[in-house]
Context: one part of a larger RNA
RNA sequence: UGACGGGGGCCCGCACAAGCGGUGGAGGAUGUUGUUUAAUUCGACGCAACGCGAAGAACCUUACCUAGGCUUGAACUGCAGGGUAAACUCAUGGAAACAUGGGGUGUGGCAACACGAUCCUGUAGAGGUGCUGCAUGGCUGUCGUCAGCUCGUGUCGUGAGAUGUUGGGUUAAGUCCCGCAACGAGCGCAACCCCUGUCGUUAGUUGCCAUCAUUCAGUUGGGAACUCUAACGAGACUGCCGGUGACAAACCGGAGGAAGGUGGGGAUGACGUCAAGUCAUCAUGGCCCUUACGUCUAGGGCUACAAACGUCCUACAAUGGCCGAGACAACGAGUUGCGAGACCGCGAGGUUCAGCUAAUCUCUUAAACUCGGUCCCAGUUCAGAUUGGAGGCUGCAAUUCGCCUCCAUGAAGUUGGAAUCGCUAGUAAUCGCAGAUCAGCAUGCUGCGGUGAAUACGUUCCCGGGCCUUGUACA
Numbered sequence: 001u002g003a004c005g006g007g008g009g010c011c012c013g014c015a016c017a018a019g020c021g022g023u024g025g026a027g028g029a030u031g032u033u034g035u036u037u038a039a040u041u042c043g044a045c046g047c048a049a050c051g052c053g054a055a056g057a058a059c060c061u062u063a064c065c066u067a068g069g070c071u072u073g074a075a076c077u078g079c080a081g082g083g084u085a086a087a088c089u090c091a092u093g094g095a096a097a098c099a100u101g102g103g104g105u106g107u108g109g110c111a112a113c114a115c116g117a118u119c120c121u122g123u124a125g126a127g128g129u130g131c132u133g134c135a136u137g138g139c140u141g142u143c144g145u146c147a148g149c150u151c152g153u154g155u156c157g158u159g160a161g162a163u164g165u166u167g168g169g170u171u172a173a174g175u176c177c178c179g180c181a182a183c184g185a186g187c188g189c190a191a192c193c194c195c196u197g198u199c200g201u202u203a204g205u206u207g208c209c210a211u212c213a214u215u216c217a218g219u220u221g222g223g224a225a226c227u228c229u230a231a232c233g234a235g236a237c238u239g240c241c242g243g244u245g246a247c248a249a250a251c252c253g254g255a256g257g258a259a260g261g262u263g264g265g266g267a268u269g270a271c272g273u274c275a276a277g278u279c280a281u282c283a284u285g286g287c288c289c290u291u292a293c294g295u296c297u298a299g300g301g302c303u304a305c306a307a308a309c310g311u312c313c314u315a316c317a318a319u320g321g322c323c324g325a326g327a328c329a330a331c332g333a334g335u336u337g338c339g340a341g342a343c344c345g346c347g348a349g350g351u352u353c354a355g356c357u358a359a360u361c362u363c364u365u366a367a368a369c370u371c372g373g374u375c376c377c378a379g380u381u382c383a384g385a386u387u388g389g390a391g392g393c394u395g396c397a398a399u400u401c402g403c404c405u406c407c408a409u410g411a412a413g414u415u416g417g418a419a420u421c422g423c424u425a426g427u428a429a430u431c432g433c434a435g436a437u438c439a440g441c442a443u444g445c446u447g448c449g450g451u452g453a454a455u456a457c458g459u460u461c462c463c464g465g466g467c468c469u470u471g472u473a474c475a
Stems, first nucleotide, its partner, number of pairs: 001475002003472003007469007015459002019423005026314008034305002042053002064300007077124006088103006106115003127289002130287003136283002138278003141274001143272001148187006154163003167178003193266004198234007208223002212221002237260001240254005316416001320375007332363003337356002341352004382413001387408007429451007
């Protein structure tokens, strides 16, 4: 100087408390461990691994296993030599890869000949998801959006170092004020950026419809007000008033205002820590393989299943289930696509086909909700696992191993031990919708809107963190 303390002081955070809803019990989905296996490819392991890499393993992917092939090779660049065009196509064998055999054709030039791509042989090389993340770059997680981390000059100290950065207040903040052997400065904080909340100007189609006419319908004429769209502006600064305060910074209350003291949300992550993660995104040193640890193909595996754990979904019902009728979104996506309408089918879906490269057409009827009816507390008209049968879709191909529909079947489960998690407001809880990936496959992920709470006395305690101080046999 740090680090640590079941030392002290001050302060903060869904850290506790106060509340609401869960997990831990059940069934299922998914990841992991373990076991099994020819293989169940590899990585990730407290927080910060475990619906993680993977925004989608039937083949492919694919790195694993078995079997069959190739050896200048599947892809790439040269050099030397050689020859036919190579391509293409047919036949046989084969699971295919591939092997063997047959057919077959250039450009320029009158010609001799020349030419390039391709092919063959040889060679240098190629190739490796092989090892080392403890040799590395790059990228990322984490402490933590915590308020810290430093430097120049000066001063103090023999020196390591200190001072500044401590102190009194204050703040979300090393934020600001005052004081002070310090005076300044940098990286962070804040602001500048984006979305959202109010208003104005400009613009008015594909969007809108108050007035006039018209229609089944903003449908058409018309309108430019409103909504909305999208560009530019305005607006919030403790600016104003009162009080407290040290005549300060600031705090408390108020006015006006759509919004008030960072308005709400996002992006933004200092010096560093964990030899944290990644050699399997990529790049790369070293080591290793080179008729194989390279490469091609078929089939299998990554989907196994006694057991254990994590994350979720669905429930255990009446604030509910079922039936009928009715209402209201937003974000988005679409031409190898979205697919209206009509018809067929109980349905998944099928046939036909309009429109749309989209504020125009389609996906697209949102669901919870409201109204009416029914069930009457039961393992039930709850719950839907499992299994049998019959079908649909995608795709060369659904057996291992896809999703969906219909009929039948109708398991566990009656609110969950010790323990443990999330959340402070348009939040939790609950309800549906869209998208990426994608031929097909979503209870996952990323977004979107609908309905919409309870509680916070307080900081003694648990956890993590910041500043000052103290002890130390630790560095």

This is a predicted structure of a 475-nucleotide part of an RNA (small-subunit ribosomal RNA, 3' major domain) from an uncultured bacterium. The RNAcentral record of the full RNA draws on ENA and SILVA. Model confidence (mean pLDDT): 84 of 100.